[in-house]
């Protein structure tokens, strides 16, 4: 410098261009114990940025960041 992956809850991952973006885990309250753990309920919490295509975008196109790999 040039090409090619890749970016979603606090973490590790899901979701054919159409339902309220959903599971683990963890994280707060409760239940339950004598106390803790385990169990069980119940919350809260995410699509990198800007555009652009479509009735409709986390999905498809560009550009910009950020992280990876190969080339040189």
């Nucleotide at each position: 410098g040039c090409u090619c992956c890749u970016a979603u809850a606090g973490u590790u991952c899901a979701a054919u261009g159409g339902a309220u973006a959903g599971a683990a885990u963890g994280u707060a309250g409760g239940c339950u114990u004598c106390c803790g753990g385990a169990g069980c309920c119940u919350g809260a919490g995410a699509u990198g940025g800007g555009g652009g295509u479509u009735c409709g975008a986390a999905u498809c196109c560009u550009c910009c960041u950020g992280g990876g790999a190969g080339c040189a």